[in-house]
Small-subunit ribosomal RNA, 5' domain from a Candidatus Poseidoniaceae archaeon, 467 nucleotides, folded computationally.
Its Rfam family is "Archaeal small subunit ribosomal RNA". The literature on the family includes a 2001 paper in Science by Yusupov et al., "Crystal structure of the ribosome at 5.5 A resolution".
The coordinates come from a structure-prediction model, not an experiment, and the mean pLDDT is 81.
The source organism's lineage runs through Archaea, Methanobacteriati, Candidatus Poseidoniia, Candidatus Poseidoniales and Candidatus Poseidoniaceae.

Context: one part of a larger RNA
This record gives sequence, C1' cells and structure tokens, in this order.
RNA sequence: GGCGACCGCUUUUGGAGUUCGAUUAAGCCAUGCGAGUAGAAUGAAUUAGAUUCAUUGCAAACUGCUCAGUAACACGUGGAUAACCUGCCCUAUGCUCUGGGAUAACCUCGGGAAACUGAGAAGAAUACCGGAUAGACCACAACGCCUGGAACGGUGUGUGGUUGAAAGGUCACGGCAUAGGAUGGGUCUGCGGCGUAUCAGGUCGUAGGGGGUGUAAUGGACCUCCUAGCCAUCGACGCGUACGGGUUGUGGGAGCAAUAGCCCGGAGAUGGAUUCUGAGACACGAAUCCAGACCCUACGGGGUGCAGCAGGCGCGAAAACUUCACACUGCAGGAAACUGUGAUGAGGGAACUCCAAGUGACUGCACAUUGUGUAGCCUUUUCUUUACUAUUAAUCGGUAUUGGAAUAAGGGCUGGGAAAGACCGGUGCCAGCCGCCGCGGUAAUACCGGCAGCUCGAGUGGUCGUC
Repeated sequence: GGCGACCGCUUUUGGAGUUCGAUUAAGCCAUGCGAGUAGAAUGAAUUAGAUUCAUUGCAAACUGCUCAGUAACACGUGGAUAACCUGCCCUAUGCUCUGGGAUAACCUCGGGAAACUGAGAAGAAUACCGGAUAGACCACAACGCCUGGAACGGUGUGUGGUUGAAAGGUCACGGCAUAGGAUGGGUCUGCGGCGUAUCAGGUCGUAGGGGGUGUAAUGGACCUCCUAGCCAUCGACGCGUACGGGUUGUGGGAGCAAUAGCCCGGAGAUGGAUUCUGAGACACGAAUCCAGACCCUACGGGGUGCAGCAGGCGCGAAAACUUCACACUGCAGGAAACUGUGAUGAGGGAACUCCAAGUGACUGCACAUUGUGUAGCCUUUUCUUUACUAUUAAUCGGUAUUGGAAUAAGGGCUGGGAAAGACCGGUGCCAGCCGCCGCGGUAAUACCGGCAGCUCGAGUGGUCGUC
C1' cells in the first nucleotide's frame, strides 16, 4: 500500500454493481406460504360453471438450503466396464387374443374430546388377478460366421427345460414385446492435491483360494471350508485439522494465503437405525422404531421437526421485509387452453464497493495576507408546490412548473519519523498520551481544553485477519 470483517464520529443527490446469521449455536422455533396436475382413463354428487369428492396415471428422487461429518476413488484429471442399470424422449420391427373377482367415493348405521376410525348394501375403470400365444432366459449337441488386444459377447440350426406380455378410448391419442440410440447414473482404476515421527510397527474377514448367498452388477460385500498371509521410513498405523475443485486475494514474478458467496461434484436434513413404493430414494416438506426436546388432551390417547422463503428467541463484535407477481426464464402435469411454483423475476432495507455531481456564483463597500463581514444581483443540481406522461403484471422513472441561497461538511492530526504552534489556560511522574522512539516530578510545541494551523473529504479514523 491492497483486499476482507467489525467498531467510533459524521452524512446531500444520482447512476452502476456486489454481498447480506458462513465464522459464534448442523442451537430451538409461534404464524403464513414453499408440489402439484390431468374430465381426451373412470365412478359418483351437484349442477350456473369440470364446480366438488373418490379411484387411477404422471410428478413429488427435480428445484431450493446448509457444510456437521469425511484425509476418502470424497474431489480433479485420464481410463475400464469382456462385471452393469436407465422412467419420460427418438428410431426400427411385430403384437394389442380370451376370461374373472373385488374396492373407493356415494347411500344407511355406528365409535371417539380430538387425531381419526368400524360395519352393511350397491357398484366402474388404462386399478387388480387368471388362461393362451409371442417373447425372454438357461442347458446340451454339432459346427460355422462377425467384432475385438483377448470371447466368457453377438448371430444361425435342432432338442429339452424355466419363466411368461398387452388397455383401452369421446378416434386426438394410447398399451405390450424385442433391438438400437440419446440422456442420466452405479462400480473399478493410474496420477494429483495437509500438519505431525515428542505417532514405528499395524492387521484376524485381516491377505488369498474352492464353493455359495446377495446385487442391476464386480468384490470378504456377506457365509462356510482351506492356506498364512497382507501393509509399512517412497511414512503404514495413530493423533490433529479440513467438504473437494473451478476460482478469489495479493505480488513484477516465483510464490504465499483463502476457497462462506457464484458454477461443477459430494454429503446431510433434531441424533441414530430400518423399510416400502418406484426406472430412480434408503427419500428435508414419505412410513416405522429408539433417543432427546416440545405441544394438545375430556387422561382413554394423539401431534411436531425452518441446514426452504419471510419472521421470532438465543448466541454473539457481527448480518435485511412475517412485501408483490407468475408478466419473464425454467420446471411438473396436460393434446391444448391453462394450472401450480417463497424456483425465478421484481420492489423495500444496509456508509458494502466503484463512478459522477453538489454544499453556491458575480459586483460594490469596509477591514485586510489568502480572506472575512455587509449590501445588491444571478442561478437552482439538491429541497419544496403543482400538473402531465412513458414503461411495467404493478413499481422505481421522465418532462414542465411554484417558491427560495435557501435544506446540504465532517473526520483525523499538529515532539521526531511525517505536512502542520515553541500561542493562552488547566494539571504537576498525578490525571493521562504513546504503532516505535518517547512525553508528564510548576513556565509541558507531546496530557486536558481554547484559539490557530495541516491533511483527506461524504467520508475519515481505530482494531483484527491476510498478501
């Protein structure tokens, strides 16, 4: 000197931009909102409206938040998958046959304080369940062909076995099977990136093999039997710290430091564990259990999870409105119209940063060194009055107009370093100042005031971190 955070004093306007409960408590949360949609699948109740209820389909695994854990294939980069999956979308080929029994809403009765829940009757579907065929998979046989670094892969024939599709419709659209593509993921792996040796030995599912279980799939991932290995001074193991990267700050560079914010990846949703559904979750606004905390209760029993957006308490040096709109961009559903969306887009707040402008100009007179005072005159960015108008979902704006120099300057410093007093008063090694040197014990240029001055200026100083 730069950058970041906080603090003191002070503060007129316009424009642009960034950030805003990361640091401390991944502490706790009142209230509202944050995920629905489809009548071109179906039944019912109402009809003024597909308006409401229910079944069903798709979505809810995205988006949004946070950084606790994690030194790890978590991340970055390059490969492998001859060990894998992939809804919606695209391409190609073929098919969509035949039956069945339930159930919700509704209706009639109940139980309960509530949350919610029971019985009976009726009754639909692209909901559910059989049969058939196609198909898929497996084994064996004889051989071939193709790709490839390598067949265990693909393909052709026969025999046998296992398993086993479809859904209609208001004719717009759908459904099923197989193969391929695209997209998205799973797993494995080379290399890379931290401190400590005042951590030197560590390890028993440990290291490997045979056979199984399990998975979409490989594998001690798990199980049984066998062998006794495996890792380590090129730092194993332990301890501490820490989400990783793109990037950011600084520096001429080498480098050093940071990585909350934006983007990519990972992980988490009060602390743990488990599971269903599904193409996909072991699932923030799904379920179950345990723990801890809280709430309601008619004491029988129930309910909650803001590290979503606002907002509250607490903690702190430290951080905003319980705003508006789906008009834009995207996402979900829908054939579409459209609906939903605290994603997003807008507005409000904050001396957070940068840029620009102002706080008056001119003339006369008096005193005088810049200048100060006074009188007159001029101007109006800002301020104030009124009107018109554009943009936009709605704003913020723009233009003209009335009045009037009015409504608009402070902070730090003045012994040296280092620009600026050896002026006055107070104090008397006291009170105090001070980054460092050093001032103060009775004439203090150094403390506290006054006056004067210096320097930056809507800012100016202090503390901490970092280069």